[in-house]
RNA sequence: UGAGUCGGUCGGACGACCGCAACGGUCUGGUGUUUGCACUCGAUCGUUGAGGAAAGUCGGGACUUCGCAGGACAAAGUGCUGGCGAAAGCCAGGUCGGGGAAACCUGACAUUUCGUGCAACAGAAAACAAACCGCCGAUGGAUGCGUCGCAAGACUCUUCACAGGCAAGGAUGAAACGGUGCGGUAAGAGCGCACCAGCGCGGUUGGCGACAAUCGCGGCUCGGUACGUCGCUUGAAGCAAGGCCGUGCAGAGGGCGUGAACGGUUCGUUCGCCUUCGGGCAACCCUCGGGUAGGCCGCAUAGAUGGAUGGUCGUCGGUUUUUGCAGGAAACUGCCGAAACUACAAAAUCCCGCUUAUAGGCCGACUCACUGU
Numbered sequence: 001u002g003a004g005u006c007g008g009u010c011g012g013a014c015g016a017c018c019g020c021a022a023c024g025g026u027c028u029g030g031u032g033u034u035u036g037c038a039c040u041c042g043a044u045c046g047u048u049g050a051g052g053a054a055a056g057u058c059g060g061g062a063c064u065u066c067g068c069a070g071g072a073c074a075a076a077g078u079g080c081u082g083g084c085g086a087a088a089g090c091c092a093g094g095u096c097g098g099g100g101a102a103a104c105c106u107g108a109c110a111u112u113u114c115g116u117g118c119a120a121c122a123g124a125a126a127a128c129a130a131a132c133c134g135c136c137g138a139u140g141g142a143u144g145c146g147u148c149g150c151a152a153g154a155c156u157c158u159u160c161a162c163a164g165g166c167a168a169g170g171a172u173g174a175a176a177c178g179g180u181g182c183g184g185u186a187a188g189a190g191c192g193c194a195c196c197a198g199c200g201c202g203g204u205u206g207g208c209g210a211c212a213a214u215c216g217c218g219g220c221u222c223g224g225u226a227c228g229u230c231g232c233u234u235g236a237a238g239c240a241a242g243g244c245c246g247u248g249c250a251g252a253g254g255g256c257g258u259g260a261a262c263g264g265u266u267c268g269u270u271c272g273c274c275u276u277c278g279g280g281c282a283a284c285c286c287u288c289g290g291g292u293a294g295g296c297c298g299c300a301u302a303g304a305u306g307g308a309u310g311g312u313c314g315u316c317g318g319u320u321u322u323u324g325c326a327g328g329a330a331a332c333u334g335c336c337g338a339a340a341c342u343a344c345a346a347a348a349u350c351c352c353g354c355u356u357a358u359a360g361g362c363c364g365a366c367u368c369a370c371u372g373u
Stems, first nucleotide, its partner, number of pairs: 001369010012316007020049008029040004051344001055355002058353005063238004070267004075234005080093005094109006110229002115227004132170002134166003137162001139161004144157001146155003178196006197221002199218008242297004251288005259271003272281003317342006324335004
């Protein structure tokens, strides 16, 4: 000096003219009137007027309504450690992975040799599975060379059949029952041993802890994936919630204790009045039909409800490119001028989180490269 990574912050500014919404003041007119005033049309003045995500509607809560109130199941979420937190979540860490040259970015995390299922094709075999090639080989046969022997015969090698043994070597596959070496064996195999990896048990040290380091004992080493299992948490619906005023209509049929009542199932609980005792009314449930298109509240330091903050002009700021000039070893930097561009985007009950989009500027820390001293 350049590039990159991480964190924080800003994310256009000013002026003029015209325009918009809410609230407040003043004035003219109109209406009402208890002659105080209230409402309303218009004019004028003043104050205030979108975000870091307002977005997605994903998560938690406040708030509202439902049930006199409860249990179980289902369903949903969650799952290493510590801290903060009402929760959601955030911060810091641990172990096992992935990406990058690095700074750094990022995934997973309860449970098990339980049970059940799946893994095309290839392969002997896909989980106490298994022999295609191959290795060994009792026994028998053959033959050639060689050795010993006077001969009979014996031995080694080769080859064939085959009782039996092997899973070490090779092949297949995404994946094949720990790895390397030595011993042992007919040939092999943790069969045994040494070292290592994992697992189990135990000790010491450090840490709040998850864990880390280290030591000892043990030949214990039967995969992957999905369902499952366990622990913890959880009423439902949602501001188009809900409340008040006004307007207006039209009810009919059925069910009704074998019923109805918070949300899916179920258990439990609760359920009024009259009766000539047949039942009827009410409540509730179901189906069909009619009316309500209004106003106020909820509702805010913007508070709308077809939904307001915009348009034009000028100056400046920022980014990119470029002519010229200056500095510099170079890369590059600075100055004048010109041209083009200037991000993502907009409240709707409120608060907190998560996710997504974003032209660029400034500050800080770190990593790498080049050059000079």
The prediction has a mean pLDDT of 76. A computed fold for a 373-nucleotide RNA from an Actinomycetota bacterium, annotated as Bacterial RNase P class A. The model forms 91% of the base pairs in the Rfam consensus. Its Rfam family is "Bacterial RNase P class A". About the family: Ribonuclease P (RNase P) is a ubiquitous endoribonuclease, found in archaea, bacteria and eukarya as well as chloroplasts and mitochondria. Taxonomically the source falls in Actinomycetota (Bacteria, Bacillati).